[in-house]
This record gives sequence, C1' cells and structure tokens, in this order.
RNA sequence: AAUCGAACAAGGCAAACCCGACGAAAGUCGGAGACGCAAAGCCACGGGCCUAAGGCGAAAGCUACGGCGGCCGGGUUGCCGAA
Repeated sequence: AAUCGAACAAGGCAAACCCGACGAAAGUCGGAGACGCAAAGCCACGGGCCUAAGGCGAAAGCUACGGCGGCCGGGUUGCCGAA
C1' cells in the first nucleotide's frame, strides 16, 4: 500500500410508523423516530426494479424524458487497524 473487517477511539448515516411540504404517481425534502449500515459518503455509467403525467392505442395495455445508490456491478473519495 492492496485485500480484508476482529478489537478500540473519534464520530457519522438513519428503515418502518407518524406529521408537514412538493409531485399525476413512483418518490423526494423537512420534522420526529431507530430497523439496521464500514462506505447506508458521492456519481443513474451497465444490469435490475418502481411509476406512467404526456404520447401511442378501439380497449386491454405499451412507453421515461420521472424515480430507486438501504437491489447488484462499476467509478471516485474516506475513519480505525488484528488475522
């Protein structure tokens, strides 16, 4: 230093439920709250998943230019330091 994740220290984030705002929805933001997390920091680049306003369609339905990083991979930065 890389891989890795036992112990320790400093700390960090915050699922569900509830409240408010925004949004067609998925969902996001704020408050409150902790199920968990060593990248649960950051980036929608690949896969996957969610939604379908608009568009298409006779209808059923299809469709992302909307989302999810707490689904997986990739990129990038980073605390501690045993095997």

About this RNA
The prediction has a mean pLDDT of 89. Predicted 3D model of an 83-nucleotide RNA (c-di-GMP-I riboswitch aptamer) from Paenibacillus antri. The organism belongs to Paenibacillus, within Bacteria. The sequence is in RNAcentral, with records from Rfam.